[in-house]
Molecule: Glycine riboswitch aptamer
Organism: Acetobacteraceae bacterium
RNA sequence: GCAUCCCGCGCGGGAGAGAAUCGCCCGGCGGCAUUGCCAGGGCGGUCGCCGAAGGCGCAACCGGCCCCCGGAAACGCUCAGGCAAAAGGGCCGCGCGGGACAG
Numbered sequence: 001g002c003a004u005c006c007c008g009c010g011c012g013g014g015a016g017a018g019a020a021u022c023g024c025c026c027g028g029c030g031g032c033a034u035u036g037c038c039a040g041g042g043c044g045g046u047c048g049c050c051g052a053a054g055g056c057g058c059a060a061c062c063g064g065c066c067c068c069c070g071g072a073a074a075c076g077c078u079c080a081g082g083c084a085a086a087a088g089g090g091c092c093g094c095g096c097g098g099g100a101c102a103g
Base pairs, nucleotide, nucleotide: 002103004100005099006098007097008096009095010094011093012092013091018047020046021045022044023043024042025041026040030038031037032036048083049082050081054079055077056076057075061071062070063069064068
């Protein structure tokens, strides 16, 4: 100095599922209209659905001082989160920094 692995950061990509419905409030810079209505937003309720932030569970699987202990899924549950866009997003690629470590 290099391969590999781990962690963090940055960039790019990244799925699924109702722009649901009801009530209340705002509706100022938007639209139509003139005693208002609509778009949009917030809160609460109801039903349906998704799993790839997180969390929980079974334990496939892995490890050890091995009949015990530890870790643990893309499986399951949906508490949370999400179901137009935005944001987020397991995971993948590249770059940078740090760490571990055989040759």